[in-house]
Context: one part of a larger RNA
Molecule: large-subunit ribosomal RNA, domain II
Organism: Chloroflexota bacterium
């Protein structure tokens, strides 16, 4: 992993509440008893319970009562219940099932591991050092002391056994639930070790690491309380039909829980001269978008000028004058604002003895919920960076709970809401060269970049190319090219070592000769020189420049495994782009035909119910409601079976599904079994890291 079996909303309550059914109108018995055809039934039994009157804290009053000064107002009241059964939900119980880590005990078992202690034993190759003491000699007044011996001390030294385990390599589903190799520490000691014994769980023991107390320790193991608790995770078993959410508000030791409300469903009720919804019309409230500067603030330039500053005259803090300083008020011009407004929409919202459409959608009461983690897109804001598949709100749409077609592929984008069937038709979005259904369709342009062909690009740059606008020059010859000229005063003046058109500065940069030629456009020289330009003439002969605008292209253009328009591929007659037009394809949309089912209406019938016709529906998670199938057992009735029951295997048939075919067929099997009508449940398996068994 697979197969088989088992496996989860149950049961009790003289608890509650609601619905359905049944009895009675006041209802009903409990314990107990009597009888019988005895897991039961019938009859006694009225104790008790509920109801029959409420209100008030109470005294108390009473269809009223309480509050109150009140004969006011207001609150609560002013007669239908009760018993049983069944079902929904709730309460108390383990309460749908499995699951902790843990807590507790006048329960128990453990010191054969390990910690410490007690008693009694055992062990430590070999080598080294050489304390005290003692002896001798020397030495001292005597001591002290020195030297040489002797001696053999030490938590002394080196190093096996033994004890340990520093570093590293291996091992890491190991040879091993702690090992192996090398290396390393102690090795006469606070040493190591055998045997026997002691200390026990909030306790021991601990040279102390929360270490160790049997591979278990921040409180051992085992049994019990015990089905602890789990606002948490997982799982929760047959079918069909109708409706169908929410991810919000408020509160919460509350934010992944819960309660009430909103939203869903089911039943009942009042309303049809009625609510609801949409549109039109009519009447309203408002301060948003925009705009504006009249207020509050911000903010720019100018004018004018109060005031101030500075300077001058002056002895002066008077006074006067000046001012390219600052500046109130005012004026002109031009601005900004969520917490500014002299103004002010569009929408939206509220109301309605109105009109139209729709058709029960609205309202009230009651039973049952789920849900209170939402999410994306578009529009309008806040926060953020006018960042985020970001975050907080409002409106709408979708997904959630929505299949189908398109977007290559895709919850939330575009189209469109799937009752079932059909080898029918028309369309939507989107497409029509091939993959791949439908145009190698038509007309007119654009693009050469494979730009592009549904998905990246900016500032900026450029004689790309098409269109169009304005303007200048031009047969008195433009623009480009070529040939020639491009001079003189003068090396202008100043500066400078030099400055001669060309380092720099100055200048009404002038004058002359000219067809024309700057006191010089660039290169160049140390400075000259030289080359060149402006400008002119000739040759040539038809258009040549400049500046905006629009279309499509170009550069700008960088990401990690091999590239992409989905791919192939496509280029001026496009399969690219911009327009106009015709046709076609294309979905579960719409239509056609057939069928099913729900609700409503009408009609009919052998009227509980069924049929026909017509209309409207029939996507669906959580969830509500309805109708069924099947399993085991019990009762009643009628049945089947050795001429072969159940079960199993294969085939066949029926039903809208679960399923069915006791009397469809064949085989196996060898003794029980199903049908109809009721009843009762250990009643349906694919999931729970489910449990047990097997492969």
């Nucleotide at each position: 992993u697979c197969c088989g079996g088992c496996g989860a909303g149950u049961u009790g309550c003289u608890c509650g509440u609601c619905a359905g059914c049944a009895g009675c109108a006041g209802g009903u018995u409990a314990a107990g008893g009597u009888c019988c055809u005895c897991a039961g039934g019938a009859c006694c039994g009225g104790a008790g319970c509920c109801a029959u009157a409420g209100c008030g804290a109470a005294a108390g009053c009473g269809a009223g009562u309480c509050u109150g000064a009140a004969u006011a107002g207001g609150g609560c009241g002013a007669u239908a219940g009760u018993u049983g059964c069944u079902g929904g939900c709730g309460g108390c119980a383990g309460a749908c099932c499995c699951g902790a880590a843990g807590c507790c005990g006048u329960g128990g078992c453990g010191a054969u591991c390990u910690a410490c202690c007690c008693u009694u034993g055992g062990g430590c190759a070999g080598g080294u050092u050489g304390a005290a003491g003692c002896g001798g000699u020397c030495g001292u007044a005597a001591c002290a002391g020195a030297c040489c011996g002797u001696g053999g001390a030490g938590g002394a030294c080196c190093g096996a056994a033994c004890c340990g385990u520093u570093g590293u390599g291996g091992g890491u589903u190991g040879a091993a639930a702690a090992c192996c190799g090398c290396u390393c520490g102690g090795a006469u000691g606070a040493c190591c070790u055998g045997a026997g014994g002691g200390u026990a769980g909030g306790g021991g023991u601990g040279a102390a690491a929360g270490g160790c107390c049997a591979a278990u320790c921040a409180a051992g193991c085992u049994c019990g309380g015990a089905g602890a608790u789990a606002g948490c995770u997982g799982g929760u078993u047959c079918u069909c039909c109708c409706c169908g959410a929410a991810a919000u508000a408020u509160a919460u030791u509350u934010c992944g829980g819960u309660a009430u409300a909103g939203c869903c469903u089911c039943g009942g009720g009042a309303a049809u001269u009625g609510a609801g919804u949409u549109c039109a019309c009519a009447g309203g409230a408002g301060g948003u978008a925009g705009a504006g500067c009249a207020c509050u603030g911000g903010a720019u330039g100018g004018g004018u000028c109060c005031g101030g500053g500075u300077c001058g005259u002056g002895a002066a803090u008077a006074a006067c004058g000046a001012u390219a300083c600052c500046u109130c008020c005012c004026c002109c011009a031009a601005c900004c604002a969520a917490a500014c407004u002299c103004c002010g929409a569009a929408u939206g919202c509220c109301u309605g003895u109105u009109g139209a459409a729709u058709g029960c959608u609205g309202c009230c009461c009651g039973g049952g919920a789920g849900g209170c983690a939402g999410u994306c897109g578009c529009a309008g804001u806040g926060c953020g960076c006018u960042a985020a598949u970001g975050u907080u709100c409002u409106g709408c749409g979708g997904c959630g709970a929505g299949a189908g077609g398109g977007a290559a592929a895709g919850a939330a984008c575009c189209c469109a809401g799937a009752c079932c069937g059909u080898c029918u038709g028309c369309u939507a979005a989107g497409g029509c060269c091939c993959c791949g259904a439908a145009g190698u369709g038509a007309u007119g342009g654009c693009u050469c970049a494979g730009u592009g062909u549904a998905u990246c690009a900016a500032a900026g740059g450029a004689u790309g190319u098409g269109g169009g606008u304005a303007u200048g020059c031009c047969c008195u010859u433009a623009c480009a090219a070529c040939u020639g000229g491009g001079a003189g005063g003068u090396u202008g003046g100043c500066u400078u070592a030099g400055a001669a058109g060309c380092a720099g500065c100055c200048a009404u940069u002038c004058c002359u000769u000219u067809a024309a030629a700057g006191a010089g456009u660039g290169c160049g020289u140390a400075a000259u020189a030289g080359c060149u330009c402006a400008c002119c003439a000739g040759u040539c002969c038809a258009g040549c420049g400049u500046a905006g605008c629009c279309g499509c292209g170009c550069c700008g253009a960088u990401a990690a495994u091999g590239g992409u328009c989905g791919g192939g591929a496509c280029u001026a007659c496009a399969a690219g782009c911009c327009a106009u037009c015709c046709g076609c394809c294309g979905a579960a949309g719409c239509a056609a035909c057939g069928g099913g089912u729900u609700c409503c209406a009408u009609u009919c019938c052998u009227u509980u119910g069924g049929a026909a016709u017509g209309g409207a529906g029939c996507g669906g998670u959580a969830g509500g409601g309805g109708a069924g199938c099947g399993u085991u057992c019990c009762c009643a009735c009628a049945g089947c079976a050795u001429u072969g029951a159940a079960g199993c295997c294969g085939g066949g048939g029926c039903g809208g599904a679960a399923g069915c075919c006791u009397u469809c067929c064949g085989g196996u099997g060898g003794a029980g079994c199903g049908g109809u009508g009721g009843g009762a449940a250990g009643u349906g398996a694919g999931g729970a890291u489910g449990c047990c068994g097997g492969a």